[in-house]
The prediction has a mean pLDDT of 88. This is a predicted structure of a 78-nucleotide RNA (c-di-GMP-I-GGC riboswitch aptamer) from an uncultured Geobacteraceae bacterium.
RNA sequence: UCUGAAAAUGGCAAAUCCGGGGUAACCCGGAGACGCAAAGUUUCGGAUCCUGGAAACAGGAUGGCCGGGCUACCGAAA
Numbered sequence: 001u002c003u004g005a006a007a008a009u010g011g012c013a014a015a016u017c018c019g020g021g022g023u024a025a026c027c028c029g030g031a032g033a034c035g036c037a038a039a040g041u042u043u044c045g046g047a048u049c050c051u052g053g054a055a056a057c058a059g060g061a062u063g064g065c066c067g068g069g070c071u072a073c074c075g076a077a078a
Stems, first nucleotide, its partner, number of pairs: 003075002011036002016031006034064001040070003044067003047062006
């Protein structure tokens, strides 16, 4: 540098429920675990979703939709 095991230390937290924020998508906190070797981070590209608009398009959301960038624990095999 690459890589991911019937390894170890741990970590994150889907759906759902409660409270709160937002027109909404969705977000925050608590409970809860479907799962995740980057389910850490970043809207750079795509995609989907929401709002406005006749449309073009504009603004927003999703990083656990995909790809890319940056960073990172451990050490079996390669």

Background:
Rfam family: c-di-GMP-I-GGC riboswitch aptamer. On this family, see Weinberg et al., Proc Natl Acad Sci U S A 2017: "Bioinformatic analysis of riboswitch structures uncovers variant classes with altered ligand specificity".